[in-house]
RNA sequence: AGAGUAGGCUGGGCGGCCGCGGCUCGCUGUUGCGAGUCGAGGAAAGUCCGAACUCCACAGGGCAGGGUGCUUGGUAACGCCAAGGCGGGGCGACCCGACGGAAAGUGGCACAGAAAACACACCGCCUACGUCCCGGUUCGCCGGGGCCGGCAAGGGUGAAAAGGUGCGGUAAGAGCGCACCAGCGGUCUGGCGACAGGCCGGCUUGCUAAACCCCACCCGGAGCAAGUCCAAAUAGGGGAGCGAUCGAGUGGCCCGCUCGGCUCCCGGGUAGGACGCACGAGGCGCGCGGCGACGCGCGUCCCAGAUGAAUGGCCGCCGCCCGCAAGGGUACAGAAUUCGGCUUACAGGCCUGCUCACAUU
RNA sequence: GGAGACGUAGUUCAGUUGGUUAGAACGCCGGCCUGUCACGCCGGAGGUCGCGAGUUCGAGUCUCGUCGUCUCCGCCA
Numbered sequence: 001a002g003a004g005u006a007g008g009c010u011g012g013g014c015g016g017c018c019g020c021g022g023c024u025c026g027c028u029g030u031u032g033c034g035a036g037u038c039g040a041g042g043a044a045a046g047u048c049c050g051a052a053c054u055c056c057a058c059a060g061g062g063c064a065g066g067g068u069g070c071u072u073g074g075u076a077a078c079g080c081c082a083a084g085g086c087g088g089g090g091c092g093a094c095c096c097g098a099c100g101g102a103a104a105g106u107g108g109c110a111c112a113g114a115a116a117a118c119a120c121a122c123c124g125c126c127u128a129c130g131u132c133c134c135g136g137u138u139c140g141c142c143g144g145g146g147c148c149g150g151c152a153a154g155g156g157u158g159a160a161a162a163g164g165u166g167c168g169g170u171a172a173g174a175g176c177g178c179a180c181c182a183g184c185g186g187u188c189u190g191g192c193g194a195c196a197g198g199c200c201g202g203c204u205u206g207c208u209a210a211a212c213c214c215c216a217c218c219c220g221g222a223g224c225a226a227g228u229c230c231a232a233a234u235a236g237g238g239g240a241g242c243g244a245u246c247g248a249g250u251g252g253c254c255c256g257c258u259c260g261g262c263u264c265c266c267g268g269g270u271a272g273g274a275c276g277c278a279c280g281a282g283g284c285g286c287g288c289g290g291c292g293a294c295g296c297g298c299g300u301c302c303c304a305g306a307u308g309a310a311u312g313g314c315c316g317c318c319g320c321c322c323g324c325a326a327g328g329g330u331a332c333a334g335a336a337u338u339c340g341g342c343u344u345a346c347a348g349g350c351c352u353g354c355u356c357a358c359a360u361u
Numbered sequence: 362g363g364a365g366a367c368g369u370a371g372u373u374c375a376g377u378u379g380g381u382u383a384g385a386a387c388g389c390c391g392g393c394c395u396g397u398c399a400c401g402c403c404g405g406a407g408g409u410c411g412c413g414a415g416u417u418c419g420a421g422u423c424u425c426g427u428c429g430u431c432u433c434c435g436c437c438a
Stems, first nucleotide, its partner, number of pairs: 002356009012318007020039008041332001045343002048341005053223004060255004065219005070084005085099001086097004100214002105212002107208003122155002124151003130147007163181006182204001184201007227275004237266006246260004268437002282301008319330004362434007371387004380418001389405005411427005
């Protein structure tokens, strides 16, 4: 210097003028003015998971339904994260994996093909055994053909053909026998475990569970338009149902619990204010424990709270990109109860670890 | 803010436990008919099944991610 791989940070800067929202103080006196101070993100997004919080029993039992799925840890919790195991890819650093069960049961495997799951024979191979016919005969048999049969090695079909390769064996063949390999079962050793390695056995039980299903574990429902308080307004109207073996309390059903003149529809009124609402599983720094995720201790900081919804606009200089220049552009995007994750979008810039190849010393 | 539903030809819709080459109607194009047009008859074209991955021998259909469109909601009595 080239190619690559993993992780982290950042994602415009300075100055001037005008403007917006919250809080505090002062003046004024109920509406403003002035000063000070704070004012979007790494994803604020998608709403895909998990929680906090609130209400319904401090959410209780059963069925149905849904979710997760190698192991051990981390965490408030998780479908997240870390480390490890196994499988796959890459020369490598490293990356990817919905990764329980098909030897519980049921189903599916189109077309082609003989046969698609307690297999099967189109071409093919064989005539040892049984039987018939023909020819030969040294009468022991030999050769050819048919029937009844044997086989699954080879061809062919298919995404997939009933363990694979080789040697032996046989009439021809075949786990029929043996060696190695894959798989299954048992056992020993190592490991907390997933699993790995050794030995033995009979030789083999197709694929599909992102098909039904089985196993293990988890899940009550709704959501800040939750929920609470104040104020305002009215036809306190009409119809239907049921009226304690009933109805409702949410969004499956039953039990249980709680409440009881309650529910639904039509019609009517209101679309205001306050709380919830920001000190939190909080941020930053240091030390210690742990391979790590993370935990513990100490110090320090206060960091948006709007609701017809603030966080903006213009100018000058600089940085970066495009262009010969004039000039143009400056990523993705913007809080709405709050956290922990995942996923998706993102111009450019910076830093660190590691790998490969080449050259030189 | 929250909860749900749907994307297939130009348009409106089918698509049955995943199966061979995805259909129908209207519309479009060409021909016939007619003096001409319409109607009618015959023939034809037109699809990345919203997009990107995965499972499977095989995906419009199953799973995940993503994009777009549409619908619903509070309080009082």
Molecule: RNase P RNA; transfer RNA
Organism: Candidatus Hydrogenedentales bacterium